[in-house]
């Protein structure tokens, strides 16, 4: 330099192919129950505008562009 793929809460991910409910779940935080306690076990509550910009669109995580950091190929 040339191809693929990923990037989405503190961590792992779901949704992208077919743009349209407040972006959903697990674990970890917090608070409360239950217990003599401590684990477990219920309930709950915050936290993410999707790697960044920029366009298209009434509406983008999503669909186009550039460039970014990764991992794997070619050379």
């Nucleotide at each position: 330099g040339g191809g693929u793929c990923a990037g989405u809460g503190g961590c792992u991910u779901a949704g992208c192919u077919u743009g349209g409910u407040u972006a959903g779940a697990g674990c970890a935080a917090c608070c409360u129950c239950c217990u003599g306690a401590u684990g477990u076990g219920g309930g709950g509550u915050a936290g993410a505008u999707c790697g960044a910009a920029g366009g298209u669109u009434c509406a983008a995580a999503u669909c186009c562009u550039u460039c970014c950091u990764g991992a794997c190929u070619c050379a």
A computed fold for a 75-nucleotide RNA from Candidatus Iainarchaeum sp., annotated as transfer RNA.
Its Rfam family is "tRNA".